[in-house]
Context: one part of a larger RNA
RNA sequence: GAACGAACGCUGGCGGCGUGCUUAACACAUGCAAGUCUAACGGGAACGCUCCUUCGGGGGCUAGUACAGUGGCGGACGGGUGAGUAAUGCAUGGGAACGUGCCCCUGGGUGGGGAAUAACCGGAGGAAACUCCGGCUAAUACCGCAUGUAUCUACGGAUAAAAGGCGGCUUAGACUUCGGUCUGAGCUGUUGCCAAGGGAUCGGCCUAUGUCGCAUUAGCUAGUAGGUGAGGUAAAGGCUCACCUAGGCGACGAUGCGUAGCUGGUCUGAGAGGAUGAUCAGCCACACUGGGACUGAGAUACGGCCCAGACUCCUACGGGAGGCAGCAGUGGGGAAUUUUGCACAAUGGGGGAAACCCUGAUGCAGCAACGCCGCGUGGGUGAAGAAGGCCUAACGGUCGUAAAGCUCUUUCGCUAGGAAAGAAGGGCUCUGCGGUUAAUACCCGUAGAGUUUGACGGUACCUAGAUAAGAAGCACCGGCUAAUUUCGUGCCAGCAGCCGCGGUAAUACGAAAGGUGCGAGCGUUGUUC
Repeated sequence: GAACGAACGCUGGCGGCGUGCUUAACACAUGCAAGUCUAACGGGAACGCUCCUUCGGGGGCUAGUACAGUGGCGGACGGGUGAGUAAUGCAUGGGAACGUGCCCCUGGGUGGGGAAUAACCGGAGGAAACUCCGGCUAAUACCGCAUGUAUCUACGGAUAAAAGGCGGCUUAGACUUCGGUCUGAGCUGUUGCCAAGGGAUCGGCCUAUGUCGCAUUAGCUAGUAGGUGAGGUAAAGGCUCACCUAGGCGACGAUGCGUAGCUGGUCUGAGAGGAUGAUCAGCCACACUGGGACUGAGAUACGGCCCAGACUCCUACGGGAGGCAGCAGUGGGGAAUUUUGCACAAUGGGGGAAACCCUGAUGCAGCAACGCCGCGUGGGUGAAGAAGGCCUAACGGUCGUAAAGCUCUUUCGCUAGGAAAGAAGGGCUCUGCGGUUAAUACCCGUAGAGUUUGACGGUACCUAGAUAAGAAGCACCGGCUAAUUUCGUGCCAGCAGCCGCGGUAAUACGAAAGGUGCGAGCGUUGUUC
């Protein structure tokens, strides 16, 4: 000199864009942060309104709505943190023995049966959490059979699939309050389902090189190193096991100890290098602590399960419940770090055919000079060099064109009025065209017209109005180092980055006047180069 996720002191007008627990991976009240689908399935209220009534009640609408339940997909993404980890990690390059839901492409299949179970009803236990027994029922839930491209094969054979839903037209039957409703068949559309092949994406695995300090850490190692065989895995492999061999690593630093998430990057520097790894992006690890598996295409499963432990809470003492390193917020620690805000309008994600629902991701707003950048706090004129302060060799000098006065302007702020872009889609209505089809149904695509969607926010921006009106401080002045005098003090009080000042004339302490530097900041402290 530059830099900072900074803090502290004094001061503080506005805006834009960023950033904001570096400490206790300490403990957490409360709310929210992952749901969705009735176009997979069976059930199914009430309030209220209304009609009838034998006054007990019943019917219709509400409404197949609310609501749970079975089932599907998603809760493995997104969000947080950096504890652990010195290599099972990360970075770069290479590789072979693998998996991959949703998505895309290809050509096939989707036949025929069965047995249950929740919800519900009845009963029982419990303070609760919840649990148990009996009975009924459905499915894209579950199980056989058939067929079968696929795999294995001793070539005889063996093993392994599926699911339907929603529309349209035609037709048959049943019921009917004559409006229609239900069931079946044929044709057709769409979306699913099954097995196989290919792709894309994502991931698992192996390997080479690089990756902090200590040698006052020198030896380490028995599944250890390798082989054969087997098991296991999606997959290679001591990954595991039986047997055999006795190896393997190490001063090119093994092993041990300490420290640490790694990288793209960031800061500094002419560079080489040094330091660092906040925000943003990639990878890894973790989710109260330790262990375990289940489900699944996929699991460190943060807001899943089981066991043990510590802690907190409820309890009828028998037993239960919980996990903010999600967003806010609280206590605590600390020099120190924000609102228990608004919205799904946009972008993105999950579910759904869609409408739509959910989304503390995200978009915004709030707080903080924490940082960077921009703007303002006025411009011109004005010598009687006013008053006043300070100094004085008492003449004068200086603050100083500074102020006042006169004149001009009105950025920002204030008041008033106007007022966006961010919105494109999607839905609905109408019209046209094309595709599909037996079809002018339906459905799909496409074009046009109309209508509808903004948290921010009446915000940005524009216009008008009034008035110089509302807006300057901080540090320093002995040398380094730009800038000096007086008074007070008297080795005291104090200053100080280094040298050093202060013991009666202190340019070094304190104050004032003046000056210098930077400026909504200025200094100090800390850290890095």
Small-subunit ribosomal RNA, 5' domain from an uncultured Pseudomonadota bacterium, 529 nucleotides, folded computationally. The coordinates come from a structure-prediction model, not an experiment, and the mean pLDDT is 84. Rfam family: Bacterial small subunit ribosomal RNA. The full RNA is in RNAcentral, with records from ENA and SILVA.